[in-house]
Context: one part of a larger RNA
RNA sequence: CGUCCCAAACUUGAGAGGAGUCAACCUUAGUACGAGAGGACUGGGUUGGACCGACCCCUGGUGAGCCUGUUGGACUGCUAAGUCCACAGCAGGGUAGCUACGUCGGGCAGGGAUAACCGCUGAAAGCAUCUAAGCGGGAAGCCCCCCUCGAGAUGAGGUUUGGUUGUACUUUGUACGAAAGACCCCCGGAAGACCACCGGGUUGAUAGGCCGCAAGUGUAAGAGCCGAAAUGCUUUGAGCUAAGCGGUACUAACGGUCAAAGA
Numbered sequence: 001c002g003u004c005c006c007a008a009a010c011u012u013g014a015g016a017g018g019a020g021u022c023a024a025c026c027u028u029a030g031u032a033c034g035a036g037a038g039g040a041c042u043g044g045g046u047u048g049g050a051c052c053g054a055c056c057c058c059u060g061g062u063g064a065g066c067c068u069g070u071u072g073g074a075c076u077g078c079u080a081a082g083u084c085c086a087c088a089g090c091a092g093g094g095u096a097g098c099u100a101c102g103u104c105g106g107g108c109a110g111g112g113a114u115a116a117c118c119g120c121u122g123a124a125a126g127c128a129u130c131u132a133a134g135c136g137g138g139a140a141g142c143c144c145c146c147c148u149c150g151a152g153a154u155g156a157g158g159u160u161u162g163g164u165u166g167u168a169c170u171u172u173g174u175a176c177g178a179a180a181g182a183c184c185c186c187c188g189g190a191a192g193a194c195c196a197c198c199g200g201g202u203u204g205a206u207a208g209g210c211c212g213c214a215a216g217u218g219u220a221a222g223a224g225c226c227g228a229a230a231u232g233c234u235u236u237g238a239g240c241u242a243a244g245c246g247g248u249a250c251u252a253a254c255g256g257u258c259a260a261a262g263a
C1' cells in the first nucleotide's frame, strides 16, 4: 500500500515444513519344522540406544556487581579497621538466569488407495487361466490421522463485538472540533541484534528505592572475659548480601499525534 467504511478479537485452512527410528530381553516355545544338529512364522509384554521437544523440582556445571579465608605490596599519619594492585592475586562456597552430565514427554493406535506378489469368479479358446468385464487381500513406502507456520490463498475467506458526528461559512465544498481505536513518547520485560512481541503509564505496583521473606556465605565491627601473647570464649547462626518472592506511591511513567464512506 492492497484486501472497497474505520477498528479490536477469535477463527477456516489452500499451501508449506516437521515427525516417521532401531535393537535386545521375557513369553507363545525348545512348540511347528527337522534323522539330528538346530530352530521359527505369528501374537502378547518389558526395557534400552540414538534422535527430537520442553523444563530447572532433583543431581551437577557456570555464575568477573554475592559471602568467606589467605600471601606480597601501596595507601587512609600509626594500632585496629578498611580500600586498591598482583590472571578475578590465589583459594573455598554460591542466588537468579543460562544450562547437561539432570528431569519429563514423543515417534502409539487407526483409516484410505496401492507396488511386487497372493487370490475369487471367468471367457476369448466347450478345457485351462488372478483379467479381457467384474471382485478381494497385500508394504518401514503414498494420502489422511499427530505437531508447527499459514488469507499478499491479489482466489486477499469467515464469525463476533465496538465506532462513524457537530458548528461556522462565499452550503458541490472548505475550516474547526468530537470520536471506537491506534501510534509517537515514557517506565519496563524469563521478548529481543535493530525492528518486532508482551506488561504498565497516577482510575497506577511497570521499574527503581524502602520494608519483610526466601536463599547464599558462615558466627561482622565494637565491647567484655581468660591468657605473657598468639589465640580463644560471650554478645552471635552474627554481619554482609546480585538478578528471586511479596508488600508499600517515597522516586520516575512527563508530554503529544493520527483516526472512518461508498454502492
Base pairs, nucleotide, nucleotide: 001152005163006162007161008160009159010158011157015149016148017147018146021049022048023047024046025045026044027043033038051106052105053104054103055102059100060099061098062097066093067092068091069090070089071086072085073084074083075082076081110144111143112142117137118136119135120134165177166176167175168174169173181258182257183256184255185201186200187199188198189197206252207251208250209248210247211246212245213244215241216240217239222235223234224233225232
Background:
RNAcentral holds the full RNA, with entries from ENA. A computed fold for a 263-nucleotide part of an RNA from a Phycisphaerales bacterium, annotated as large-subunit ribosomal RNA, domain VI. Its Rfam family is "Bacterial large subunit ribosomal RNA". Gene Ontology terms of the family: ribosome and structural constituent of ribosome. The organism belongs to Phycisphaerales, within Bacteria.